Context: one part of a larger RNA
RNA sequence: UGCUAAUGUCAGAAAGGAAGGGACUUCUAGUACGAGAGGAACGGAGUCUCGGCGCCUCUAGUCCACCUGUUGUCCGGCAGGGCACGCAGGGCAGCCACGCGUCAAGGGAUAAAUGCUGAAAGCAUCUAAGCAUGAAACCCACCUUGAAACGAGACAUCAUAGAACACUUGAAUAACACAAGUUUAAUAGAAUCGGUGUGUAAGUAUCAAGCUUCGGCGAGAUAUUCAGCACGCGAUUACUAACAG
Numbered sequence: 001u002g003c004u005a006a007u008g009u010c011a012g013a014a015a016g017g018a019a020g021g022g023a024c025u026u027c028u029a030g031u032a033c034g035a036g037a038g039g040a041a042c043g044g045a046g047u048c049u050c051g052g053c054g055c056c057u058c059u060a061g062u063c064c065a066c067c068u069g070u071u072g073u074c075c076g077g078c079a080g081g082g083c084a085c086g087c088a089g090g091g092c093a094g095c096c097a098c099g100c101g102u103c104a105a106g107g108g109a110u111a112a113a114u115g116c117u118g119a120a121a122g123c124a125u126c127u128a129a130g131c132a133u134g135a136a137a138c139c140c141a142c143c144u145u146g147a148a149a150c151g152a153g154a155c156a157u158c159a160u161a162g163a164a165c166a167c168u169u170g171a172a173u174a175a176c177a178c179a180a181g182u183u184u185a186a187u188a189g190a191a192u193c194g195g196u197g198u199g200u201a202a203g204u205a206u207c208a209a210g211c212u213u214c215g216g217c218g219a220g221a222u223a224u225u226c227a228g229c230a231c232g233c234g235a236u237u238a239c240u241a242a243c244a245g
Base pairs, nucleotide, nucleotide: 006157007156008155009154010153014145015144016143017142020050021049022048023047024046025045026044027043033038051103052102053101054100055099059097061095062094066090067089068088069087070086071084072083073082074081075080092232106140107139108138113133114132115131116130165245166182167181168180169179170178187241188240189239191236192235193234194233195231196230197229198228203224204223205222206221207220210217211216
């Protein structure tokens, strides 16, 4: 720029894909075959492995969100913190593999090849007319994209409805885009509740190893206390902001 309100549902010209590959065991079968020795296959089932795609329920990893312990030092002491990419023990969500799911079969037309019928050429001949089989290759089938397919598509709602910016955001994300909302509202924050993580906060009380100048000081333990703290999760709730445009 074109097509062209918007929304929903489609068709599919065309394009992309390798989405599959391999091994073993077993049944077939000690069968066919073979004097015996030996010893298959078509087909079926299962397992493993290498890859493709997807996912995070489980398992494992990570988790500089978070919780706890602890070293040095600083904020006068306590409490609570800062710094040293401090160190250490855990760790939800997320992300991930070592985890989980899935990746058949079939059809069509063929190649080499194998045939049927069959003349030219009274025979023979798969070929000349005709007919039938036949490969991981080809075309479908399967997955993805796909009205800019300029032949620019179809149907339904509908009959001039719209869209974008802006604002609150994230399941999306380099920008753009995409998606959820904007008071007729749960979009984000806050609060409450739940859940999850850590592991029992501070203060107080009691006990107390040990030290002591005998006046006291006191690590630590127990109770209060499955506490305290925290949350990228869920629900509830218009308290704050989605205003004004």
Predicted 3D model of a 245-nucleotide part of an RNA (large-subunit ribosomal RNA, domain VI) from a Candidatus Nanoarchaeia archaeon. The RNAcentral record of the full RNA draws on ENA. Its Rfam family is "Archaeal large subunit ribosomal RNA". Its mean pLDDT, the model's own confidence on a scale to 100, is 81.